[in-house]
Context: one part of a larger RNA
């Protein structure tokens, strides 16, 4: 002397950016964080139309059935001394959505929610019987540069749906044709798994430690090598170059010091793990063995009609509680960014925003020039006088922050309309793309900032003043009281305790305390 997620003490005007449960991974009331898709499917609503069977249109979305997401995104470090991470390498592996290559999308079928009707149950919710539809299920077909192989062969798919066009018998239906799917495959790109070199805290007052334990054949199982699992077989494997225990810890980029080596440290921020009341499991999927999913066991907490049920904030705000100590039960989808969709939109306590708090850093401010009867007063004093002191008052200015009035942003890119170009297409229809026009869309917030307007007016304190170490007298107290980082001050002249004038050193701030270099 630097530092910090800091706390505690006086004190405190602004602005602008950033942080803000380090402690109980200690229990939580409430409200909100994952949903979306009617262009997958019925069934419902309203219109019209009807031969009363139906049929055609709008155009809702709360219930189902379906697809897609929920594995992201947010959180928190408890556990972990390990391939967990870090950095170099491997490949025996998958990989949804995108991107690309080369084909296809042909024919059938049977349920089942939901709707109805019954009935059990306090409730949560369950059974039963009857009816329907699909891009839900399911048979056959069809098969290559796909798989498998004994190379002769074999063996797996699929779905449509929305928009215009033609055709003709109103429809239905059939035929082109466009944009969105499906199904198989070629390759990529992202992710992701697995394996190995080196490195990653301490203790020997832990020295021996292992039976799936080390190898090998076989086989099973995985997307995948492998005791990873199992049946034989051999008896091996690790270890003073610290094996086994134990203790403590998430790991880095990086932060903080320091000339540097190093030394502590891993908050915010990014990347990688691990976890989601505790403790196993396994489903579903491309991906979990899954934070707001399931199923079993245990703790606690809650409703019950006593038979039985419900729940998991380490998501955002909140409350208890612990604690020296850490905040708002805020507004918005405007941007970004993400899910879902053909879109338009939906949803989004990721975000962007606003509010708390000097908690940090950095900026501005509390006036600015002149002004000696050196004014009262305050303090010391040889009692002449010193000092506070150009400091006050007055004089002349400014006009920043604040406060009042007016104007007033960028942060928008989209979207939708209409015109015209160009692609694909028999087509002047549809979609797609490009332009130009016109329209729209903002939480912050009437804030940033700009201007006027009046007024020195609404803005300074905090430690310290024996030496280290800038800053010195008076009074008061008398080893008391009381200072104190260290030497050391007090026991009647204390520059060292208290009170005061006066300085010194930082300044919305200043100290003190803990940490650490």
């Nucleotide at each position: 002397g630097g530092a910090c997620g800091a706390a505690c003490g006086c004190u405190g005007g602004c602005g602008g950016c950033g942080u803000g449960c380090u402690u109980a991974a200690g229990a939580c009331a409430u409200g909100c964080a994952a949903g979306u898709c009617g262009u997958a499917c019925g069934a419902g609503a309203c219109c019209u139309c009807u031969u009363c069977g139906g049929a055609g249109g709008u155009g809702u979305a709360a219930a189902g059935u379906g697809g897609c997401g929920c594995a992201c995104g947010g959180g928190u470090g408890a556990g972990u001394a390990a391939c967990g991470c870090g950095u170099g390498g491997a490949u025996a592996u998958c990989u949804g959505c995108c991107c690309u290559u080369a084909g296809g999308u042909u024919u059938g079928g049977g349920a089942u929610a939901a709707c109805c009707c019954c009935g059990g149950g306090a409730a949560a919710c369950c059974g039963g019987a009857g009816c329907u539809a699909a891009u839900a299920c399911u048979g056959a077909a069809u098969a290559a540069g796909g798989a498998c192989u004994u190379c002769g062969g074999u063996c797996a798919a699929a779905a449509g749906a929305u928009g215009g066009c033609c055709u003709u018998u109103u429809g239905a239906a059939a035929g082109c044709u466009a944009u969105c799917g499906c199904c198989u495959u070629u390759g990529g790109a992202u992710g992701a798994g697995u394996c190995c070199g080196c490195g990653u805290u301490u203790g020997a007052u832990u020295a021996g430690c292992u039976u799936g334990u080390u190898g090998g054949u076989g086989a099973g199982g995985u997307a995948a090598a492998g005791g990873c699992u199992c049946a034989c077989c051999a008896a091996g494997g690790c270890a003073c170059c610290g094996a086994u225990c134990a203790a403590u810890a998430g790991c880095u980029g990086g932060u903080c010091u320091g000339a540097g080596a190093g030394g502590a440290c891993g908050a915010u921020c990014a990347g990688c793990c691990a976890c989601a009341c505790u403790g196993g499991a396994a489903c579903u999927g491309a991906g979990a063995c899954a934070c707001g999913g399931u199923c079993c066991a245990g703790a606690c907490u809650c409703c019950u009609a006593c038979g039985g049920g419900a729940g998991g904030c380490a998501g955002c705000a909140g409350u208890c509680g612990g604690g020296a100590a850490u905040a708002u039960u805020g507004g918005g989808c405007a941007a970004u960014g993400g899910g879902c969709g053909a879109a338009a939109g939906c949803c989004u306590g990721a975000c962007c925003c606003a509010g708390c708090a000097a908690c940090g850093c950095c900026g501005c401010g509390u006036g600015a020039a002149g002004g000696a009867u050196g004014a009262a007063g305050g303090c010391c004093u040889u009692c002449g006088g010193g000092u506070c002191g150009u400091a006050a008052a007055c004089u002349u200015c400014u006009g920043u922050c604040g406060a009042g009035a007016g104007g007033g942003a960028a942060g928008a890119a989209u979207g939708c309309g209409u015109g015209c170009g160009g692609g694909u297409g028999a087509a002047u229809a549809a979609u797609c793309c490009g332009u130009a026009c016109g329209u729209u869309u903002g939480a912050c917030g009437g804030u940033a900032c700009c201007u006027c307007c009046a007024a020195a007016g609404g803005a300074a304190g905090c430690a310290c003043c024996g030496g280290c170490u800038a800053a010195c007298u008076c009074c008061g107290u008398g080893c008391c009281a009381g200072c104190a980082g260290c030497c050391g001050c007090g026991g009647u002249a204390a520059u060292a305790c208290g009170g005061a004038g006066g300085g010194u050193g930082c300044a919305a701030g200043c100290g003190u305390u803990g940490u650490u270099c």
Molecule: small-subunit ribosomal RNA, 5' domain
Organism: uncultured prokaryote